Context: one part of a larger RNA
RNA sequence: CUGCGGUUAAAAAGCUCGUAGUCGGAUUUCGGGUGGCGCCUACCGGUCCGCCUUUGGUGAGUACUGGUAGGUACCACCUUUCUGCCGAGGACGGGGUUCUGGGCUUAGUUGUCUGGGCCCCGGAGUCGGCGAUGUCACUUUGAGUAAAUUAGGGUGUUCAAAGCAGGCUUAUGCUCUGUAUACACUAGCAUGGGAUGACACGAUAGGACUUCGGCUUAUCUUGUCGGUCUGUAGGUCGGAGUAAUGAUAAAGAGGGACAGUCGGGGGCAUUCGUAUUUCGUAGUCAGAGGUGAAAUUCUUGGAUUUACGGAAGACGAACUUCUGCGAAAGCAUUUGCCAAGGAUGUUUUCAUUGAUCAAGAACGAAAGUCGGGGGCUCGAAGACGAUUAGAUACCGUCGUAGUCUCGACCAUAAACGAUGCCGACUAGGGAUCGGAGGUGGUUUUUUUAUGACCUCUCCGGCACCUUACGAGAAAUCAAAGUUUCUGGGUUCCGGGGGGAGUAUGGUCGCAAGGCUGAAACUU
Numbered sequence: 001c002u003g004c005g006g007u008u009a010a011a012a013a014g015c016u017c018g019u020a021g022u023c024g025g026a027u028u029u030c031g032g033g034u035g036g037c038g039c040c041u042a043c044c045g046g047u048c049c050g051c052c053u054u055u056g057g058u059g060a061g062u063a064c065u066g067g068u069a070g071g072u073a074c075c076a077c078c079u080u081u082c083u084g085c086c087g088a089g090g091a092c093g094g095g096g097u098u099c100u101g102g103g104c105u106u107a108g109u110u111g112u113c114u115g116g117g118c119c120c121c122g123g124a125g126u127c128g129g130c131g132a133u134g135u136c137a138c139u140u141u142g143a144g145u146a147a148a149u150u151a152g153g154g155u156g157u158u159c160a161a162a163g164c165a166g167g168c169u170u171a172u173g174c175u176c177u178g179u180a181u182a183c184a185c186u187a188g189c190a191u192g193g194g195a196u197g198a199c200a201c202g203a204u205a206g207g208a209c210u211u212c213g214g215c216u217u218a219u220c221u222u223g224u225c226g227g228u229c230u231g232u233a234g235g236u237c238g239g240a241g242u243a244a245u246g247a248u249a250a251a252g253a254g255g256g257a258c259a260g261u262c263g264g265g266g267g268c269a270u271u272c273g274u275a276u277u278u279c280g281u282a283g284u285c286a287g288a289g290g291u292g293a294a295a296u297u298c299u300u301g302g303a304u305u306u307a308c309g310g311a312a313g314a315c316g317a318a319c320u321u322c323u324g325c326g327a328a329a330g331c332a333u334u335u336g337c338c339a340a341g342g343a344u345g346u347u348u349u350c351a352u353u354g355a356u357c358a359a360g361a362a363c364g365a366a367a368g369u370c371g372g373g374g375g376c377u378c379g380a381a382g383a384c385g386a387u388u389a390g391a392u393a394c395c396g397u398c399g400u401a402g403u404c405u406c407g408a409c410c411a412u413a414a415a416c417g418a419u420g421c422c423g424a425c426u427a428g429g430g431a432u433c434g435g436a437g438g439u440g441g442u443u444u445u446u447u448u449a450u451g452a453c454c455u456c457u458c459c460g461g462c463a464c465c466u467u468a469c470g471a472g473a474a475a476u477c478a479a480a481g482u483u484u485c486u487g488g489g490u491u492c493c494g495g496g497g498g499g500a501g502u503a504u505g506g507u508c509g510c511a512a513g514g515c516u517g518a519a520a521c522u523u
Stems, first nucleotide, its partner, number of pairs: 004494003007475002012491001014363001016361002021356003026248001031079006038072010048061001049059004083131006092122005098117007134199004138193002141190002150182002154164002166176001168173001208242011220231001253353001254350003258345002262341001266338004272316002276312008287298002324331002368409006378402001382398004420490003424482002427466003432461007440454004470477002496523003505516004
């Protein structure tokens, strides 16, 4: 590892990218025929044994056996399918106008049979040399793998644990024997197999085969040495020819191009809206605020309120949804510009380019930090008024930081679907969003083309309803199913509660802190 778990009990990194790693779609020899040797079945017989109406019929048997047909396992050969060349050797087979012995035969070495040499041709197993060879994992068999141990065989240690002994007769000895066998991972050696999984091979042909020519190297044979040439064996270059000459397919894998769309996706600019606060002008007047009730607070220097204007900074109500988009965080006034994206469509293109991912990287609510700007509202801290036994709170009046924006950090959240990503399968339904396709109908009306609406399919989404073949401790779940009938691929994490996400070390950060991360002890 086989063989745990991760929604809620411990636990899936906030999210995406990504190198190493791990894993990775289909396809190339399938089949047919002949022969041999087994086995099985069926049919037609024969032998043996019974029975009967006995030139025959019938029955039984794990009986014996011949033939035919069919099926099946193995081996060999043929079907495009197998390494080649040279040499040694010569089982065996065939032939001869060859020599010779014997038998029979003939007029006759005339014919025939049987032997022994000689010659020619083919040639199995075996051995040697040379040249080439697709390779590995996997698996079979073998050799080897120290004994003791273990399992296990034999044996009356008196039994047994043990031991490797022993047994027998006529006992000065005799003879028969034993001292087995199995297991023995990995690596290495030899060997059969050729499924499965990899790598490799012809595309700028530097490819295969045949033939010819040039250049070059070297051995051998002609007695030896030297020169030249030919042959032979390599190396290399060139010409010509042969060939069905050489590119699998286009994944309900992936990438790219194109088309019309779609979206509150992103960035920059622009524009609008009411409210709030404040200011100006004008009107009126004694209260206004606020609360459970009050008070703090504002107010004839005119508060609150009303009308008309101005400014500022936020925010984008209702429409707003079990709807959309985005990797997540997140995203909602109008318009313009910029680049991006999904899904759909496609008789487009490439051809494995893929999936998941240590290291590493981008983004990452709110709060917080640094430096500018801006400060309407709200509002940690703080002040006060209440409440109260007390109130350092809840309620009220103020109010700093902050809240907004630009530039730079921080990297965490109940960052939640508390549910990793990719792929396959398993069930019924009606809505809805986006794209595509189809048949018609209604509407606009002045007829169409569209559009909108109704309807039916396909693909892709956010969800929901009903059931449970299934799962689960249950709640519940079409995934949390296809799991003791356990293995599709891949990453991360958990192992009783506390101590503790603490201490210490490392590293990142301006800091706050983040990441990594114990133990003693306790229960």

The part of an RNA shown here (small-subunit ribosomal RNA, central domain) has 523 nucleotides and comes from Cephaleuros virescens. Lineage of the source: Eukaryota > Viridiplantae > Chlorophyta > core chlorophytes > Cephaleuros. The prediction has a mean pLDDT of 80. Rfam family: Eukaryotic small subunit ribosomal RNA. Rfam links the family to the GO terms structural constituent of ribosome and ribosome. For this family Rfam cites "Crystal structure of the ribosome at 5.5 A resolution" (Yusupov et al., Science, 2001).